Predicted 3D model of a 1553-nucleotide part of an RNA (large-subunit ribosomal RNA, half A) from Thalassoglobus neptunius. Its mean pLDDT, the model's own confidence on a scale to 100, is 81. Rfam family: Bacterial large subunit ribosomal RNA. Gene Ontology terms of the family: structural constituent of ribosome and ribosome.
Context: one part of a larger RNA
């Protein structure tokens, strides 16, 4: 270290449980609010905090009921101090009191003669109107849709809007609205695209109808050009077979009443009250449970008591019950409310109706476009009139606009009571069983985790260890279940047994196995001790084997995804249509709705409608037929050929988000300029040197000037450089010290500079010296909520088993090519049907392909020859013309040779067609369901490309895809062969047969390369093998022996040239032979040798074709050319016989499916079919009696799964069957939520300015005290102070957390304390930019916009100094001395009142020195003197006080005592003046004069409110105790210009391993 098993941790799933959600049904109520709301603040309890409840009359106060013994609400218990039978607490009614904020109101506005009275905002959906998108969807997109929806705004009520016909419909009727069915996805509109979609009429709910204006009657005011008008009031009057009013004439005192007020009784509600009936023994902590025996029921709903309770509490059924208020509400009052004829011709709603042009709304999108609204411009009529009936006229019809009012049926559900759920049980139900809280954001606004001890706190007395801690150990207590508290799974970490494992190598597993340890859910002996089988852990060795998931032609791939576990997580519901099935009726069925109703489950009613029952036609119409047509033909659709309906279930579509998750957008309404950009307002700063502009002066110079010298001057978008502002380089950092920094350099640094504070605009907008920059770590359109589940032809994922079938990557069309439509190939059900599909066999066909041809076209090509044509060139020529031609072309002869778009010709297969045959094949038709249109290699025939590809594109085929097995070492496509299970059974198939590694031997040959077992041109006395041609015993070929001569130095050339530089020529002699020389060689010559010839020797010997098999050729990148050893065969050829070898075939067995048997069949993605397991929950029947879960097990089941048992768990609740309904099944979606590992005991522990030692504390000390030495800042790392912070400030105490480690320590945590102001700063005072804004304009609303006004400092204006003093304030408190203001009011004037830059004067604070005092060292007998080190000040006019270095007592919170207290230099705050310049430099108030009025008082008094601690970085801002950021003041010393740098003083730190 690895597997197993026990025991633990850790963890917080799983089971059960529910306080709390979710959904629904009936009833209530439908509002609160100026009598102060809603909503919050901040109080209130003996006691500190949450919550609840009240409100200074504060956990409550005063009354009427109620109830009946305890009580002072709750986390959250104890103490304390109280209350009650003289009736508390508590419960309900009515009343008092209700702080502050908030409509917030001492204000506006409306009405009204005054009194007064109303508006105002808050509220869940539900209403009406005023504005009004966008994403989407049309596969794009504009009309069009989404949608009048989201949203924004006004407004209202309890319901809102409608609404009592100028209406519907048609020949004849209905009779206000509103709802619901239904009519109907019809008429219809519609880029006639996507889509949108009515009305009538029929059936239901519910029912209720009235009131003005006008005529004409009287009145009352006002006006009259006196004719009247106009306007209130009261009467009259309200209609469409027209009505009314007046005239005339009659009848007649009933009837009714949705509103309003009173209102008796009833009954409801808002507390209550009564309410039946059970004991014993048994097990147990505990009886409600078993056992026995009773008993109630108008009460067996449900709850709760230690465990399943009708009788033990609450409760239920049923009964009763209200001083007090509220709600219901009859009759009566009170208010309201009626006619008929005749006549006559007054009235019947005007800028109205219509028109005309442009819009909107109607299902209806400008249409033939009616009715309805609006805008601008025009306009009748008054009953003999007007308006509609879908343009428009006519007739008919209906109805009467231009005024109003109306219950109930309808929609909705913050709230509240009663009641239920085949809802959810803490990753579920709401976000939330705790909470809109912790936190997060500038903000709008985002937004969570977290339940369980036990019946009972009986919550661990004592005792021991240890730091009086935490934690353990006993004891004690029903059981520790022990508060990190039921059940406790699994990753994880452990500990203990028992196998293995130190020479041995790879998906970690499987199939075989030896050895060691064990013993039961089995089964045999047994002497019962135990022994065997059968098993249980381990696993030495051994064969065989590249994870899962997705996409893909194809993945071990080095393509995607996952660290492990545990929960959570994805084809639903809604309807509408279709097809099967399964049920009811035979014509089928009800919808709203209504009536019943036990337990609210349902039950009867209800044909209004819908399907069917007849079809053809554009349609009139016909009608078992009809169209079409002249037709009677013909032909299409029908019908002969009879099954429709409603229902449930189940596939599958459409519409809805529609399997799940997942954009970038795009649109509405807001929040945002705390960062940054511009810009307004009012203040702030900027060490120090350098330079020397213009103007001046004075000399020089000129008629005069220009012009020059010297000096003065002191400009600069002027140099050099700190601070301050930037961010150009390079290190570094990069999971940082920092979501932009840090350290060295660098730029600007009086300026178009930098900076505080306040204030202004903003999301297609702003801002911009412009980079598309920035506008809160976000910017080619902000950030938050919404539309919203947008859209997604893309990606990714999609969860239990088994059976049967079983594809495809092709076609035809697509803004179409990685998407789809149809076909085509799969399936399922039902049907048809054989001489029919399909196999081979015969036989008839037609073909222009392979091939093959050229005397058969057409076109291509080339050899020789001819020379006939033609053209060039060349030569000849006065001309005619002539000649040559290795040019070029036709033509011919001859040979030669070629085609995919060439064919005189022409297979083989394919195909069609008919006969016969075959038989493990099947095919058609209909109808539901898909998949699939990315293919891949390998053979063959082609195209493209290079007859290149592991390319690419067709056709014919086969495999993989979707295919396992054996073979080819390994190897998806290659041979071979199709896996139903299981066997320690036989035969083969390709390959194979020496070991690895199952099986093998013969024979003849060949190879010598280790060829085999990689490769070409070419190349070679390797060697088989079959030739051919020459020479050979008259002696071949090689080898050794010898000769190889002479004319000659051939001739020329040349310095030479002699065989052998070079050029001609290459003769002839001797000979057996011997070149005017083959080569080496020499200056040339010499010399070597070779052809040649002779001797030896003694048989084959040279050249060349051809064949098998060998060699060379053969050089690349880690080491690789049989798979290794190995092999001479165990290589290569040819032959015989034999094995061996698959999941093939056969054998036995057994499963399932077909099939009447007999017998077949059963690899499988996508897919289609079918049968089952399982989860939760319901019903119903039937059980068990410590269940669920949870670990565990050798039984059962093809599986999905299921028992028993054992051990936890300790009363919580289960199990079968049969049916049912579903939030029913996980290993992956860079998934969610927790949990735990790995990386690792590893980086790091935030400035590399530093620590050290002694003493003290303490249980413990590197780190906390204190004392000494050391280092470090010091224009700081010291001091004061705005801003923010908000208790961090002082003191005790503590040490769980926090503090990057420790801590006795702290900016932590407990307690307790601490901020003192007429004169410091701010209100009670001024104005700036700007903000609000009465009237007021202006705008669909919402609101913009501004005047008077009133607020707003950064900035005018304003009265205090020193000293002591506190643990912690201190200009505040104390001491001292000292100041303002209460003390006007209106007008005018006038001040206030201003830039930069520079000179000048003035001289404060400080600083050195030097004098003075006083201490200490050293020297010295002692001083001198040196040197150091402290001090040499402050108020006040003065007198005088205080401070003082330092000594003394003596160590205290201290007391006493006290000396000098001068002067010189440097510096230069403030203040003033003056001068240059050009960009020309706030406003108002105190204040000051004058007028004018008021006051007469200036003395005592009094003088409010807020802030004041601490902190300038460890307290702010950056998420942190973060190397970053933060405005302004003072800020010494020594050298130096200098605030540079350097080292030091006060002071302050060493940065918390």
């Nucleotide at each position: 270290g690895g597997c197993a098993c026990a025991u633990g941790g850790g963890g917080g799933a799983u089971g059960u449980c529910u306080u709390g959600g979710c959904g629904u049904u009936g009833g209530u109520a439908g509002g609160c609010g100026a009598u102060g709301a809603a909503g919050g603040g901040c109080g209130u309890g003996g006691a500190a905090g949450g919550c609840u409840g009240c409100g200074a009359a504060a956990u409550g106060c005063u009354u009427g009921g109620g109830g009946g013994a305890g009580c002072c609400g709750u986390c959250a218990a104890a103490c304390a101090g109280g209350c009650g039978u003289u009736g508390a607490u508590c419960c309900c009614g009515a009343g008092a009191u209700u702080c502050c904020c908030g409509a917030a109101u001492u204000a506006a506005c409306c009405c009204g003669a005054a009194a007064g009275g109303g508006u105002g905002g808050c509220u869940a959906a539900c209403g009406u109107g005023g504005g009004g998108a966008a994403c989407u969807g049309a596969a794009a997109c504009a009309u069009c849709u989404a949608a009048g929806u989201a949203c924004c705004c006004a407004c209202a009520g309890g319901a809102a809007g409608a609404g009592a016909a100028a209406g519907a419909a048609a020949u004849u009727u209905c009779g206000a609205c509103u709802c619901c069915c239904u009519g109907a996805g019809u008429a219809g509109c519609g880029g006639c695209g996507a889509g949108c979609g009515a009305a009538a009429a029929g059936g239901g709910a519910c029912u209720a109808g009235c009131c003005c204006a006008a005529a004409c009657c009287g009145u009352g005011u006002g006006c009259u050009a006196c004719g009247g008008c106009a306007c209130g009031c009261g009467g009259g009057g309200u209609u469409g077979u027209g009505g009314g009013a007046c005239c005339g004439a009659c009848a007649a005192c009933a009837u009714g009443c949705a509103u309003u007020g009173u209102g008796a009784a009833u009954u409801g509600c808002u507390a209550g009250a009564g309410g039946a009936a059970u004991c014993c023994g048994u097990u147990g902590g505990a009886a409600c449970a078993c056992g026995g025996a009773g008993u109630g029921a108008c009460a067996c709903a449900g709850g709760g008591u230690g465990a399943g309770a009708g009788c033990c509490c609450c409760g239920u059924a049923c009964u009763c019950g209200a001083a007090a208020g509220c709600a219901u509400g009859a009759a009566g009052c009170a208010g309201c409310u009626a006619g008929u004829c005749g006549g006559c011709a007054c009235c019947c709603g005007a800028g109205u109706a219509g028109g005309a042009c442009c819009g909107g709304u109607c299902a209806c999108g400008u249409g033939a476009a009616a009715c309805c609204c609006g805008g601008u411009c025009u306009g009748a009529a008054u009953c003999u009139a007007g308006g509609a009936g879908g343009c428009c006229c006519a007739u008919c019809u209906c109805c009467u606009a231009a005024g109003g009012c109306u219950a109930a049926g309808u929609a909705c559900u913050c709230a509240c009571c009663a009641a239920c759920g085949a809802c959810c049980g803490a990753u579920a139900g709401u976000g939330a069983a705790a909470a809109g809280u912790a936190g997060c954001g500038c903000g709008a606004g985002c937004g969570a985790a977290a339940g369980a001890u036990g019946a009972a706190a009986a919550g661990a007395a004592c005792c021991c260890c240890u730091u009086u801690u935490a934690g353990g150990g006993g004891a004690g207590g029903g059981a520790a279940a022990g508060a990190a508290c039921c059940u406790g799974a699994a990753a994880c970490c452990a500990u203990g047994u028992g196998c293995c494992u130190a020479c041995a190598a790879g998906c970690u597993g499987u199939c075989g196995a030896a050895g060691c340890a064990c013993u039961g859910u089995a089964c045999u002996c047994u002497u019962c001790g135990g022994a065997g089988u059968c098993g249980u852990g381990u696993g030495a060795c051994g064969g065989c084997g590249u994870g899962c998931c997705u996409u893909u032609u194809g993945c071990a791939u080095a393509a995607u995804g996952a660290u492990c576990c545990g929960g959570c997580g994805a084809g639903u519901u809604a309807u509408c249509g279709u097809c099967a099935u399964u049920g009811g009726c035979u014509g089928g069925u009800u919808a709203a709705g209504a009536u019943c109703u036990u337990a609210c489950g349902g039950a009867u009613c209800g044909a209004a409608g819908c399907c069917u029952a007849a079809g053809g036609g554009a349609a009139a119409c016909c009608g078992a037929g009809u169209c079409u047509g002249a037709a009677u033909a013909g032909g299409g659709c029908g019908a002969a050929u009879u099954u429709g309906u409603c229902a449930a279930u189940g596939g599958c579509g459409g519409u809805a988000g529609a399997c799940g998750c997942g954009a970038a957008c795009c649109c509405u309404g807001g929040u945002g300029a705390a960062c940054u950009a511009c810009c307004c307002a009012u203040g702030g700063g900027c060490a120090g040197g350098u330079u020397g502009a213009a103007g001046c002066g004075c000399g020089g110079g000129u008629a005069a000037g220009a012009c020059u010298g010297c000096g003065u001057g002191g400009a600069g978008g002027a140099c050099c450089g700190a601070a301050c502002c930037c961010a150009c380089c390079u290190g570094u950092g990069u999971u940082g010290a920092a979501a932009a920094a840090u350290a060295g350099g660098g730029g600007g640094a009086u300026g178009a500079c930098c900076u505080g504070u306040g204030g202004g605009g903003a999301g297609g907008a702003g801002u911009a010296a412009a980079a598309g920059u920035c506008u809160c770590a976000u910017c080619a359109a902000a950030c938050c909520a919404g539309g919203a589940g947008a859209u997604a032809g893309c990606u990714c994922g999609u969860u239990c088993u088994c059976u049967c079938c079983g594809a495809a990557a092709u076609a035809a069309c697509u803004u179409u090519a990685g998407g789809g439509u149809u076909a085509g190939c799969c399936u399922u059900a039902a049907g048809a049907a054989a001489c029919u599909a399909c196999g081979c066999a015969u036989c008839g066909g037609g073909g222009g392909u392979a091939g093959a041809g050229a005397g058969a076209c057409u076109g291509a090509u080339u050899u020789c020859g001819g020379c006939u044509g033609g053209g060039g060139c060349c030569c000849c020529u006065c001309c005619c013309g002539g000649g040559g031609u290795a040019c070029c072309c036709a033509c011919u002869g001859u040979g030669a040779c070629c085609a995919a778009a060439c064919u005189c010709c022409g297979a083989a297969u394919a195909c069609c067609g008919a006969u016969g045959u075959g038989a493990u094949u099947a095919u058609c038709u209909u109808a539901g369901g898909a998949g699939u249109u990315a293919g891949u290699c390998c053979g063959c025939g082609g195209g493209g490309g290079a007859u290149a590809a592991g390319c690419u594109c067709c056709g014919c085929g086969g495999u993989c895809g979707a295919g396992a097995g054996g073979g080819a070492a390994a190897c998806a496509a290659c041979c071979c062969a199709g896996a139903c299970c299981a066997c320690c059974u036989g035969c083969u198939a390709a390959g194979g047969u020496c070991c690895c590694u199952a099986a093998g031997a013969u024979u003849u040959a060949c190879u010598g390369a280790g060829u085999c077992a990689g490769a070409a041109a070419g190349g070679a006395u390797g060697u088989u093998u079959a030739g051919a041609u020459g020479c050979a015993a008259u002696g071949a070929c090689a080898g050794u022996c010898g000769g190889g001569a002479u004319g000659u130095u051939g001739g020329c050339u040349u310095a030479g040239a002699a065989g052998c530089a070079g050029c001609c020529a290459c003769c002839a002699u001797u000979u057996a032979a011997a070149a005017a020389g083959u080569g080496c060689g020499u200056a040339a010559u010499a010399g070597c040798u070779u052809a040649c010839c002779g001797a030896u020797c003694g048989a084959g010997c040279a050249u060349u074709u051809u064949u098998g098999c060998a060699c060379c050729g053969a050089u690349a990148a880690u080491g690789a050319a049989c798979g290794g050893g190995a092999g001479u065969a165990a290589g290569u050829a040819a032959a015989u016989c034999a094995c061996c070898g698959a999941a093939g075939c056969a054998g036995u067995g057994g499963a399932u499916u077909c099939g009447u048997a007999a017998g077949a069949a059963u690899g499988g993605u996508a897919g289609g079919a079918g049968a089952g397991c399982g989860u939760u929950c319901c019903a119903a029947u039937u059980c068990a009696g410590c269940a669920a879960g949870u670990g565990g097990u050798a039984c059962c089941g093809c599986a999905a799964g299921g028992a028993g048992c054992c051990a936890u768990g300790u009363c919580g609740g289960g199990a079968a069957u049969u049916g049912g309904a579903a939030g029913u099944g996980a290993u992956u979606a860079u998934g969610c939520c927790g949990g735990a590992a790995u990386g690792a005991g590893u980086a790091a522990c935030g400035a590399u300015a530093a620590g050290g030692c002694a003493g003290g504390u303490g249980a413990g000390a590197a780190u906390c005290c204190u004392g000494c030495c050391c280092a470090c800042c010091g224009u700081a790392a010291g001091c004061c102070u705005a801003a923010g912070g908000u208790u961090u400030c002082c003191u005790g105490g503590g040490g769980a957390a926090g503090g990057u480690a420790a801590a006795u320590c702290c900016g932590c945590c407990c307690a307790g304390g601490g901020u003192u102001a007429g004169c410091c700063g701010g209100u009670c005072c001024c104005u700036u930019a700007g903000u609000c804004a009465a009237g007021c304009c202006c705008g669909a609303a919402a609101g913009g916009g501004g005047u008077a006004g009133a607020c707003g400092a950064u900035g005018g204006a304003u009265a205090g100094c020193a000293g002591g003093u506190u643990a912690a304030u201190a200009u505040u408190c104390c001491u001292g001395c000292g100041c303002c203001g209460c003390a006007g009011u209106a007008u005018g004037g006038g001040g206030g009142a201003c830039g930069u830059u520079g000179u000048c004067a003035u001289g404060a604070a400080g600083a050195u020195g030097a004098u003075c005092g006083g201490a200490c060292u050293g020297u010295u007998a002692g001083a001198u003197u040196a040197g150091u080190c402290c001090g040499u000040g402050c108020c006040g006019c003065a007198a005088g006080g205080c401070c003082g270095a330092g000594u003394c007592c003596c160590u205290g919170a201290u007391g006493a005592u006290g000396a000098a207290g001068u002067c010189a230099u440097c510096a230069g705050a403030u203040u003033g003046a003056c001068a240059a310049u050009c960009a020309a430099g706030a406003a108002a108030a105190g204040c000051c004069c004058a007028u004018a009025c008021a006051c007469u008082a200036a003395a005592c008094g009094c003088g409010a409110c807020c802030g004041u601690a601490c902190u300038a970085a460890a307290a702010c801002u950056g998420a942190c105790a973060c190397a970053g950021g933060u405005a302004g003041g003072c800020g010494a010393g020594g050298c130096g210009a200098g605030u540079a740098g350097c080292c030091u003083a006060a002071g302050g730190u060493g940065c918390u391993c």